[in-house]
RNA sequence: CUCUUAUCCAGAGAAGGCUGAGGGAAUGGCCCUAUGAUGCCCGGCAACCUAGCUGGCAAGAUCACCGUCUUGCGAGCCAAGGUGCUAACUCCAACAGGUAGCGAUACCUGACAGAUAAGAG
Repeated sequence: CUCUUAUCCAGAGAAGGCUGAGGGAAUGGCCCUAUGAUGCCCGGCAACCUAGCUGGCAAGAUCACCGUCUUGCGAGCCAAGGUGCUAACUCCAACAGGUAGCGAUACCUGACAGAUAAGAG
C1' cells in the first nucleotide's frame, strides 16, 4: 500500500504540566481556537486482540461410581499486555433513491470516501 470481516447516535480534564497558532482527512459549508490551536507527558474513556478469573453447553480421555483433565462454542467479569479514542452523530452535505411539502426545506435508506481493530497478501 491492497484485500477481507466487524464497528462507527454511548463514553472520556468548564480549573493538570510544557509548547505557542493553527485545527476539524480531502471539496463546499458550518464550526472550534490567546477564556490557548497543534504536538508531547500525565489523567481519563472504551473493551477490538492477547492474558487472567467465573458459570453454561458439546465432544473426547480417564474411571466401578463420584469425580478429574483436555479441546471447542458461547456468556459474564477484569483492565495486566498490544492498540485505539478523549468538541460538535464519522460536525453536516456531496452520489443514487424514497416519504412529506406548491416550494424553501425536513426526514429516511443505501452507496462512495474515511477512521479503528483483527486477519491475509
This is a predicted structure of a 121-nucleotide RNA (SAM riboswitch aptamer (S box leader)) from Brevibacillus sp.
The coordinates come from a structure-prediction model, not an experiment, and the mean pLDDT is 83.
The source organism's lineage runs through Bacteria, Bacillati, Bacillota, Paenibacillaceae and Brevibacillus.
The sequence is in RNAcentral, with records from Ribocentre.